RNA sequence: GCCCCCAUAGCUUAAUGGCAAAGCUGUGGACUCUUAAUCCACUGAUGAGGGUUCGAUUCCUUCUGGGGGCA
Numbered sequence: 001g002c003c004c005c006c007a008u009a010g011c012u013u014a015a016u017g018g019c020a021a022a023g024c025u026g027u028g029g030a031c032u033c034u035u036a037a038u039c040c041a042c043u044g045a046u047g048a049g050g051g052u053u054c055g056a057u058u059c060c061u062u063c064u065g066g067g068g069g070c071a
Stems, first nucleotide, its partner, number of pairs: 001070007010024004018054001026042005047063005
């Protein structure tokens, strides 16, 4: 330099163009002499810009970051 893949919650992963889902973590409560475990509830996210569309996490494009291959 060229090509390919990935980017969603603090972490790990879902989501056929139509209300963004779950596990762990965290917070509060129940239980317990206390802690742990267990149970209940809650908080919290689509890398950035532009385009297509009635509607974009999803399709197109540029950039940013990460990974891989060739040289």